[in-house]
Predicted 3D model of a 140-nucleotide RNA (c-di-AMP riboswitch aptamer (ydaO/yuaA leader)) from Desulforamulus aeronauticus. The model forms 92% of the base pairs in the Rfam consensus.

RNA sequence: CAAUUACAUUUGCUUAAUUUCCAGAAUGAAUUACUGGAAAGCGGGGGAACCACUUUUUUGGGGCGAAUCAGUGCAAUGCACAGUAGGGAACCAUCUUCCGAGUCCGUCAGCUAACCUCGUCAGCACAGAUGGGUCAAUUA
Numbered sequence: 001c002a003a004u005u006a007c008a009u010u011u012g013c014u015u016a017a018u019u020u021c022c023a024g025a026a027u028g029a030a031u032u033a034c035u036g037g038a039a040a041g042c043g044g045g046g047g048a049a050c051c052a053c054u055u056u057u058u059u060g061g062g063g064c065g066a067a068u069c070a071g072u073g074c075a076a077u078g079c080a081c082a083g084u085a086g087g088g089a090a091c092c093a094u095c096u097u098c099c100g101a102g103u104c105c106g107u108c109a110g111c112u113a114a115c116c117u118c119g120u121c122a123g124c125a126c127a128g129a130u131g132g133g134u135c136a137a138u139u140a
Stems, first nucleotide, its partner, number of pairs: 011125004018040007025032002041120006051110001060108001061105004069083001071081004086099004091132005
C1' cells in the first nucleotide's frame, strides 16, 4: 500500500414498524438495548346511505405483503430449472443487477361517514456504474 474476515460505534437503508413519558426489575448509585402501561406519529382491518355486484355459495371465501400468473423435468403433491405481473438498489435518468417469499382469519367480510378495533416487528451496510442535481462539514 492492497485484499479478505470479525467485532464495536456513528451514520444511513428495506419496512407502517418511530419518538416521548410513567412505573417495575437489575444496580451502591448513575443508568438501561429488559418488562408492563400511556400518549403522539405512522400503518392495517371491520363497519351505513348512495353506488357497485346480483355470475355466487368446498371447485369455499377473504386479509397482510412487491411477492401474482403460467410452463418444463423428476426419484412426484415435494424438489429443481427457466420465465412473468409486481417490487428494491439510499434525489432523478439510463444501464446493470437483486427479490418475485411467507403467513393470518375460520365458513365470514364489495365500497363505506360516524363508530369499533389491531400493529408499531424483523433484516442489512460503504451503499453497482455513468451522467445530472441537492444538502452538510472543513479550509481559504
Its Rfam family is "c-di-AMP riboswitch aptamer (ydaO/yuaA leader)". The family has 106 seed sequences and 7,607 matches in Rfam 15.1. Its family is annotated with cyclic-di-AMP binding and regulation of gene expression in the Gene Ontology.